Transfer RNA from a Candidatus Uhrbacteria bacterium, 71 nucleotides, folded computationally. NCBI's taxonomy places the organism under Bacteria, Bacteria candidate phyla, Candidatus Uhriibacteriota. It matches the Rfam family "tRNA". Its family is annotated with triplet codon-amino acid adaptor activity in the Gene Ontology. About the family: Transfer RNA (tRNA) molecules are approximately 80 nucleotides in length.
C1' cells in the first nucleotide's frame, strides 16, 4: 500500500436495532465472639466523529488504536 478482525465498568466476557447484562473484584448492610465464608442492596462502562432510524452497542460512512494475512 491493499483486505480482514477487535475495541463493553477496575478485570474477563454477552447483548445483533426498543432498559446494557454475567462472573469476578469494590463500597455498605445482614449474619458470626473476630475474620473467612453466605446473603441483601449499591456505585461504576459501549474507543472518536458524523449518517440512518420514532428509536443505535447494534446498521452505513470516516478516524483513532492494536491484531492477522497478501503485497
Nucleotide at each position: 500500500g491493499c483486505g480482514g478482525g477487535u475495541a463493553u465498568u477496575g478485570c474477563a466476557u454477552a447483548a445483533c436495532g426498543g432498559u446494557a447484562g454475567u462472573g469476578c473484584g469494590c463500597c455498605a448492610g445482614c449474619u458470626u465472639g473476630c475474620c473467612a465464608a453466605g446473603u441483601u442492596g449499591g456505585a461504576a462502562g459501549c474507543g472518536g466523529g458524523a449518517g440512518u432510524u420514532c428509536g443505535a452497542c447494534u446498521c452505513u460512512c470516516c478516524c483513532u488504536a492494536c491484531c492477522c494475512g497478501c503485497a